[in-house]
């Protein structure tokens, strides 16, 4: 200065053009003498930022940013 991958709840991570799973964690409640495990329920991301394409984008396509990586 190039090439590539990657960016989703506090963490880790799924995932598809039709507005989002799971898991740890967190609150409640029950279980206990209590506490931990457990067992039931709850909030909690709208998907890096800005364009585009489209009836609709987290999803396809451009630029930009962080990141990883390879090459010079």
């Nucleotide at each position: 200065g190039g090439g590539c991958c990657u960016u989703u709840a506090g963490u880790c991570g799924a995932g598809u053009g039709g507005u989002a799973a799971g898991a740890c964690g967190c609150c409640u409640c029950g279980u206990u003498c209590g506490c931990a495990a457990c067992g039931a329920g709850g909030a909690g991301a709208c998907c890096g930022c800005g364009g585009g394409u489209u009836c609709g984008a987290u999803u396809c396509c451009c630029g930009c940013a962080g990141g990883g990586u390879c090459c010079a």
This is a predicted structure of a 72-nucleotide RNA (transfer RNA) from Candidatus Iainarchaeum sp. It matches the Rfam family "tRNA". Rfam classes the family as a transfer RNA. Rfam describes the family as follows. Transfer RNA (tRNA) molecules are approximately 80 nucleotides in length. The coordinates come from a structure-prediction model, not an experiment, and the mean pLDDT is 82. Taxonomically the source falls in Candidatus Iainarchaeum (Archaea, Candidatus Iainarchaeota, Candidatus Iainarchaeia, Candidatus Iainarchaeales).